[in-house]
RNA sequence: UUUGCUGAAGGGCAAACCUGCCGAAAGGUAGGGGCGCAAAUCUUCCGGUCUAAGUCCGUUUCAAGCGGAUAAGAUAGCGGGGUUGCUAAG
Numbered sequence: 001u002u003u004g005c006u007g008a009a010g011g012g013c014a015a016a017c018c019u020g021c022c023g024a025a026a027g028g029u030a031g032g033g034g035c036g037c038a039a040a041u042c043u044u045c046c047g048g049u050c051u052a053a054g055u056c057c058g059u060u061u062c063a064a065g066c067g068g069a070u071a072a073g074a075u076a077g078c079g080g081g082g083u084u085g086c087u088a089a090g
Base pairs, nucleotide, nucleotide: 005090006089012037013036017032018031019030020029021028022027035077042082043081045080046079047078048075049074050073054070055069056068057067058066059065
């Protein structure tokens, strides 16, 4: 110096749920809250999962409505990869 393991102190993040706002939805965001987290930092490259506005197909004379398919949407607190990184006793 690097990797892994077991701690201590200080601090960090923040699930469900509630309220406001954004969104078609999934979900995001701010405040409260605190289930948990040592990368629960960042990144959709790979797989998974969620949603289906739009698009396509079916139904319908047409339209509306309804049904089906679909990610260009979402999830980094689903997993893998990449990336950066705090404390410091054994």
Molecule: c-di-GMP-I riboswitch aptamer
Organism: Desulfobacteraceae bacterium